The RNA shown here (c-di-GMP-I-GGC riboswitch aptamer) has 74 nucleotides and comes from Desulfocapsa sp.
It was read from a public genome assembly, where an Rfam model found it.
Lineage of the source: Bacteria > Pseudomonadati > Desulfobulbia > Desulfocapsaceae > Desulfocapsa.

RNA sequence: UAUGACAAAGCCAAACCUGCCGCAAGACAGGGACGGAAAGUCACGGGUCUUUACAGAUAGCCGAGCUGCCUUGA
Repeated sequence: UAUGACAAAGCCAAACCUGCCGCAAGACAGGGACGGAAAGUCACGGGUCUUUACAGAUAGCCGAGCUGCCUUGA
């Protein structure tokens, strides 16, 4: 610096269930694994969702930014 195997040490953890917070979208904790090579971080651009249209939610919808492990090459 490039790559991402039906591989891989280690990592994360959808649906669903329980508890808990919230008007809601949804968050958090435990269980649980559908998946993930950034499913790490960040609401900056777009999208979607909620709402009393004030304001929120979503990074596991896409893109930009920042950071990082492993693998195979150069």